[in-house]
Two RNAs folded together computationally: RNase P RNA and transfer RNA, 420 nucleotides in total. Rfam match: Bacterial RNase P class A. Rfam links the family to the GO terms ribonuclease P activity, tRNA processing and dimeric ribonuclease P complex. Model confidence (mean pLDDT): 79 of 100.

RNA sequence: AGUCCGCCGGACGGUCGCGGGGUAAACCCCGAGGAAAGUCCGGACUCCAUAGGGCACGGUGCUGGGUAACGCCCAGGCGGGGUAACCCGACGGAAAGUGCCACAGAGAACAAACCGCCGAUGGCCCGCGAGACGGGCACAGGCAAGGGUGAAACGGUGGGGUAAGAGCCCACCAGCGAGCCGGGUGACCGGCCGGCUAGGCAAACCCCACCCGGAGCAAGGCCAAACAGGGACGACGGCGGCCCGUCGAUCAAGUCCCGGGUAGGCCGCAAGAGGCGGCGAGCAAUCGCCGCCCGAGAUGGAUGACCGUCCCCGGCAACGGGACAGAAUCCGGCUUACAGGCGGACU
RNA sequence: GCCGGAGUAGCUCAGCUGGUAGAGCAGCUGAUUUGUAAUCAGCUGGUCGGGGGUUCGAUUCCCUUCUCCGGCU
Numbered sequence: 001a002g003u004c005c006g007c008c009g010g011a012c013g014g015u016c017g018c019g020g021g022g023u024a025a026a027c028c029c030c031g032a033g034g035a036a037a038g039u040c041c042g043g044a045c046u047c048c049a050u051a052g053g054g055c056a057c058g059g060u061g062c063u064g065g066g067u068a069a070c071g072c073c074c075a076g077g078c079g080g081g082g083u084a085a086c087c088c089g090a091c092g093g094a095a096a097g098u099g100c101c102a103c104a105g106a107g108a109a110c111a112a113a114c115c116g117c118c119g120a121u122g123g124c125c126c127g128c129g130a131g132a133c134g135g136g137c138a139c140a141g142g143c144a145a146g147g148g149u150g151a152a153a154c155g156g157u158g159g160g161g162u163a164a165g166a167g168c169c170c171a172c173c174a175g176c177g178a179g180c181c182g183g184g185u186g187a188c189c190g191g192c193c194g195g196c197u198a199g200g201c202a203a204a205c206c207c208c209a210c211c212c213g214g215a216g217c218a219a220g221g222c223c224a225a226a227c228a229g230g231g232a233c234g235a236c237g238g239c240g241g242c243c244c245g246u247c248g249a250u251c252a253a254g255u256c257c258c259g260g261g262u263a264g265g266c267c268g269c270a271a272g273a274g275g276c277g278g279c280g281a282g283c284a285a286u287c288g289c290c291g292c293c294c295g296a297g298a299u300g301g302a303u304g305a306c307c308g309u310c311c312c313c314g315g316c317a318a319c320g321g322g323a324c325a326g327a328a329u330c331c332g333g334c335u336u337a338c339a340g341g342c343g344g345a346c347u
Numbered sequence: 348g349c350c351g352g353a354g355u356a357g358c359u360c361a362g363c364u365g366g367u368a369g370a371g372c373a374g375c376u377g378a379u380u381u382g383u384a385a386u387c388a389g390c391u392g393g394u395c396g397g398g399g400g401u402u403c404g405a406u407u408c409c410c411u412u413c414u415c416c417g418g419c420u
Stems, first nucleotide, its partner, number of pairs: 001347008010310007018031005033324001037335002040333005045216004052244004058211004062076005077091001078089004092207002097205002099201003114147002116143003121140002123137005155173006174197001176194002179192005220267004229258005236248003274293008311322004348419007357372004366403001374390005396412005
């Protein structure tokens, strides 16, 4: 100078106040966070059927493991970046099919020939009347090396070869193989062999594998209080995409419109995939066992103010300030915000 | 609290299967008129809410973030 991991997020005391609990009372006890946030994922819970079968929609996407589950975490593989510690990666399939690749450019996908190179062979002309030979033209035709266009032009370098050229041939390199052998649970790696070259895009449709029923605590249940019914549709509704299946209706459920009433209380609601410590298994994430602890529960919504001592920052001082923010059923993650500070490991 | 939707010119909106963004109103200039309005012709005006990614290329596809709007007792 830098990389990674973990942690703190003003401390202590007093007075008054606010919410909750205990108590007959005095009084005592408890009272925001690492993100309580965004609501982006996953679950618990509740109701619909106990959440069933298939399709569609949607999601995920290297491998193995962890977990209640995940789009999360750990370990590994491969690719990329960095001198390094280390970091980043939506990282299945383009050899199932379809589609797209604007502009420029000759040509953009079983490609093409603008400039260019050649013109061996065939053609025409000349030296010569003919042949042979030599020279010329660039007519047929050949080529894809060089130039040029582009994000991308059908391997790269060197040599041989040729009329000029070209994996046409050879060596090395890159890349390919749905060939073999070996290692690994696997992703994959190493070696041999083969044929010589195959564009990109799937965060385009799609294919493959796996997952997935819907709604959400304003779920849902109980109690209390109040009221006035009327009209239309009406066989289907639970099942908020469809089919099956199932349950309930078809003796009037249900939907819509008009009108009337109530804007109360309790439960759900906090002992949980909880926290801390120790031991053990494991590289780790994590798991198992034992011990200890209990740490908000409001409903227009409490968690605050002041004083004293100290800490940090600014200021000569008086003094001022203390990041981001703030529970709303709960939990596991991700992401985003965050003044300042501490510890450890490594380059 | 829970669940949805939208951000494009000064305003109201198009632009959906990626190819370099338009329409109406408003503004400016000119014509017409004695002058104004209306009308006609032309012009100006855009970090596509911000950041990042995929792609040769993003208003469009994906992620994240900000702002606004709506529904549910």